[in-house]
C1' cells in the first nucleotide's frame, strides 16, 4: 500500500442476500401484582441500526466516502 469480513437497547442475537409490519427474540433493568418474606412466575414500562452523504415515496438493509476491530496478500 491491497483485499476481505464485521459493527444493531447494559451483554448476546435475528431482520441485510431479495428496500416496505410500531426494528423481533434471549438476558439484564425500573414499576406493580403474588409471598409473612425471599426466590420462581406473571403484568406493564424504558432502552438499539458505527458516522457523513446519495438513491427512493420510503433506508438496519442498495451506493460512495469515513471510523473501529479482525483476517489475508505483499
Nucleotide at each position: 500500500g491491497g483485499g476481505g469480513c464485521a459493527g444493531u437497547g447494559g451483554g448476546g442475537u435475528a431482520a441485510c442476500c431479495u428496500g416496505g409490519u410500531c426494528a423481533g427474540c434471549c438476558u439484564g433493568u425500573g414499576a406493580g401484582c403474588u409471598u409473612u418474606g425471599g426466590g420462581a412466575g406473571c403484568u406493564u414500562g424504558a432502552g438499539a441500526u458505527c458516522c457523513c452523504g446519495g438513491u427512493u415515496c420510503a433506508a438496519a438493509u442498495c451506493c460512495g466516502g469515513g471510523c473501529u476491530g479482525c483476517c489475508c496478500c505483499a
Molecule: transfer RNA
Organism: Microcaldota archaeon